[in-house]
Context: one part of a larger RNA
RNA sequence: GGCGCAUGGUGAAUGCCUAGGGUCUGAGAGGCGAUGAAGGACGUGGUAAGCUGCGAUAAGCUACGGGGAGAUGCACACGAUCGUUAUAUCCGUAGAUUUCCGAAUGGGACAACCCAGUACACUGAAGGUGUAUUACUCCGCAAGGAGAGCCAACCCCGAGAACUGAAACAUCUAAGUACCGGGAGGAAAAGAAAAUAAUAAUGAUUCCCCAAGUAGUGGCGAGCGAAAAGGGAAGAGCCCAAACCGGGUCGGCGUGCCGACCCGGGGUUAUAGGACCACAUUUAGAAACCGUUAUCAAAUCGAAUUAACUGGAAAGUUAAGCCAUAGCAGGUGAUAGCCCUGUAGAUACAAAUUAACGGGGACGAGUGGUAUCCUGAGUAAUGCGGGACCGGAGGAAUCUUGCAUGAAGUUGCCAGCACCAUCUGGUAAGGCUAAAUACUCCUCAGACACCGAUAGUGAACCAGUACCGUAAGGGAAAGGUGAAAAGCACCCCGAACAGGGGAGUGAAAUAGUACCUGAAACCGUGCGCCU
Numbered sequence: 001g002g003c004g005c006a007u008g009g010u011g012a013a014u015g016c017c018u019a020g021g022g023u024c025u026g027a028g029a030g031g032c033g034a035u036g037a038a039g040g041a042c043g044u045g046g047u048a049a050g051c052u053g054c055g056a057u058a059a060g061c062u063a064c065g066g067g068g069a070g071a072u073g074c075a076c077a078c079g080a081u082c083g084u085u086a087u088a089u090c091c092g093u094a095g096a097u098u099u100c101c102g103a104a105u106g107g108g109a110c111a112a113c114c115c116a117g118u119a120c121a122c123u124g125a126a127g128g129u130g131u132a133u134u135a136c137u138c139c140g141c142a143a144g145g146a147g148a149g150c151c152a153a154c155c156c157c158g159a160g161a162a163c164u165g166a167a168a169c170a171u172c173u174a175a176g177u178a179c180c181g182g183g184a185g186g187a188a189a190a191g192a193a194a195a196u197a198a199u200a201a202u203g204a205u206u207c208c209c210c211a212a213g214u215a216g217u218g219g220c221g222a223g224c225g226a227a228a229a230g231g232g233a234a235g236a237g238c239c240c241a242a243a244c245c246g247g248g249u250c251g252g253c254g255u256g257c258c259g260a261c262c263c264g265g266g267g268u269u270a271u272a273g274g275a276c277c278a279c280a281u282u283u284a285g286a287a288a289c290c291g292u293u294a295u296c297a298a299a300u301c302g303a304a305u306u307a308a309c310u311g312g313a314a315a316g317u318u319a320a321g322c323c324a325u326a327g328c329a330g331g332u333g334a335u336a337g338c339c340c341u342g343u344a345g346a347u348a349c350a351a352a353u354u355a356a357c358g359g360g361g362a363c364g365a366g367u368g369g370u371a372u373c374c375u376g377a378g379u380a381a382u383g384c385g386g387g388a389c390c391g392g393a394g395g396a397a398u399c400u401u402g403c404a405u406g407a408a409g410u411u412g413c414c415a416g417c418a419c420c421a422u423c424u425g426g427u428a429a430g431g432c433u434a435a436a437u438a439c440u441c442c443u444c445a446g447a448c449a450c451c452g453a454u455a456g457u458g459a460a461c462c463a464g465u466a467c468c469g470u471a472a473g474g475g476a477a478a479g480g481u482g483a484a485a486a487g488c489a490c491c492c493c494g495a496a497c498a499g500g501g502g503a504g505u506g507a508a509a510u511a512g513u514a515c516c517u518g519a520a521a522c523c524g525u526g527c528g529c530c531u
Stems, first nucleotide, its partner, number of pairs: 001530009015516001016480002020451002022448007029440002031150002039101003042055003046078002050074002061095006070082003106115003116134008136147004154185001155183004165172001169219001195202002206233004216224002237432003240376001244265010270410001272375004276369004282365001285363001289359006299347003305320005321338002323327001329341003381405008391417001412427005467474002487515001490502004
C1' cells in the first nucleotide's frame, strides 16, 4: 500500500410525519374612502429587542349577551397582581378612544416634518398654550351638498403594436390580442323588431348544445369563418316626445291676439294608434312602506365498556358487553363508535339580512265615428373616404360615420344580399328593464386515483425577509429531542463559560437541544491475509 471483516467520524440522501401549499365544490360577500381609506411611520408592556394587538383612554376603555376556574398574546422565566359561583382572563354584538404621514384637503416640504390665518378659552402687555375651523372642482341665490384616492378578476367604451405564420415578403396573419387611457356594477353589456323568414311561419335580449369547420371568404396562399332552423337554460315587459286641454313667466305690438320657455293633464302604436267628436263606466294585478312567520351571534344539551395479557405506555390481542337520527373528524404514552373535544339531533337568541304570506297602492283596461291634426330632420338616403359584418371593393345588400349634398310625412317610410316589379315582414332617426351568463382580492363549510420540505406558493420557519442593484427590479437558504423537559443534581479530566468521562432521568441518550431515521462520496481505528 492492497483486499477482507469489524467498528467509528463526517455527511446528509432515504423512510415516516405535517404545521404549509395546489385544484375545485356549495353557500356568503362583492367593495373601502373627507364621519379621512388602502398602506405606512412613530409610539404603547413591570422587565420588552422582534412578531401580534392596540393608539397619549395605546397587548387596551364602556354597555349588553355568552361562559365558568383559572388568568396577565406568541413566550414554557422571574416579579407584581387579578379571579374562583358570578364584574377574572376569554368569546360575540354594539359603542368610545383612534398620535403623525398618506386622496391628504389652512400654506409649505427631502412622506411620517416645518410654519400660519380666523373665532373662542386660559391668562398678564409682548408672547405662549388649548379647542374648533380654513384646499380645489362641480351643483346651488344661499344655507349646504357632491366629487377625488384605493382595490384580484370579470364588464363596457376609447386608443392600439410587434415578434410570429405565410417555410422569404408587401395584401393577409398574429389581433382588435398585448400594452395604454376612461367608466361602472355585483355583475356588466344587450333588450321588447323600421327583426328573422319564405307562399309556411316565428315573435325582446342573453347563455349553452347543434347546425359546422358547413355556407362563404382568402397573394382562393397561409389562413379566417358565420347565420337561420332545431334542442335546452331563463323568461317580463314598459315609459317618454308630439297632436289636444289648462296654468305660469317673459317678449312683441295692433290690448287681445301671436310667439318663446317652463309646469300639470293627455298620450305611446302597425289588423296602425292617438288627438278630436259621441256614448259608457269599473275588475285583476308591481315597487316603496307596514305587519306576521321563518332565517341569523357568541353559545347550551348531546348515547354507549369493562376485565385479563403483552408492553415504558393500550386505543393492540383475547373474552364478554353496550349505543347508534351519533361508525364525519381530531386528540389522548401504539391502531378508540362507547376516554376527551366533538358528530347526528335538539335548544336558545339582539340588531341587521333574506324569503314567504297578508296589508298597501302608482300605473293600467271599453265601444263607435273617421273630415281635420300628431306619430322623433341636417335625420333617412345619395356621393367621396374609412371602419364593422363570414364577406380582403367585389355584382355587395346590411350596420357605422369624417366631409359634401339632402327627402317623404300614413295614398307615408324601411327591409327581405346590386337593381326593378309583385308579394311578404316591419314602423328608424327618444328612453328604461329582472332572470338565465362572466369573475373571485375576500369569509365559512367541504372534497381530492393533488404535493409532502431540491416537492407543494417565491415564502410550512418572523419571506417579498436576508442579500444584490444608482434605479426600475431581482430575490434566497432555512421543518422534526422526548409520551412528558423528566433538558443531565453531584463527582472527575481539562486553562476553560470548550469538550469529554462517570453518576442520574428516560422504553431508548449511538433520542443530549450541532437532538427521529441516518445511505453514499470522503477520513479514521482494530484484527486477519498478501506484497
Large-subunit ribosomal RNA, domain I from a Bacteroidota bacterium, 531 nucleotides, folded computationally. The sequence was found in a public genome assembly. The coordinates come from a structure-prediction model, not an experiment, and the mean pLDDT is 83.